[in-house]
The RNA shown here (transfer RNA) has 75 nucleotides and comes from an Actinomycetota bacterium. The sequence is in RNAcentral, with records from ENA.
RNA sequence: GGUGGCCGUAGCUCAGUUGGCAGAGCAUCGGAUUGUGGCUCCGAAGGUCGCGGGUUCGAGCCCCGUCGGUCACCC
Numbered sequence: 001g002g003u004g005g006c007c008g009u010a011g012c013u014c015a016g017u018u019g020g021c022a023g024a025g026c027a028u029c030g031g032a033u034u035g036u037g038g039c040u041c042c043g044a045a046g047g048u049c050g051c052g053g054g055u056u057c058g059a060g061c062c063c064c065g066u067c068g069g070u071c072a073c074c075c
Stems, first nucleotide, its partner, number of pairs: 001074008011026004020057001028044005050066005
């Protein structure tokens, strides 16, 4: 360098079923509790679903292209 497989979704780790309201845990912020802190409990904020197109009434999901990571094989 070539071919193929898998992965890319919140700050991190990851779910997301047959295409139909984008989620969980941890972390962060606010509150309750506490002499203070921690633990525990309640609540909130946080998203261009890697990127660009296409199909569709509707796409995280289907199709094409492309970028990155990883694995195998070939040269």
Description:
Its mean pLDDT, the model's own confidence on a scale to 100, is 81.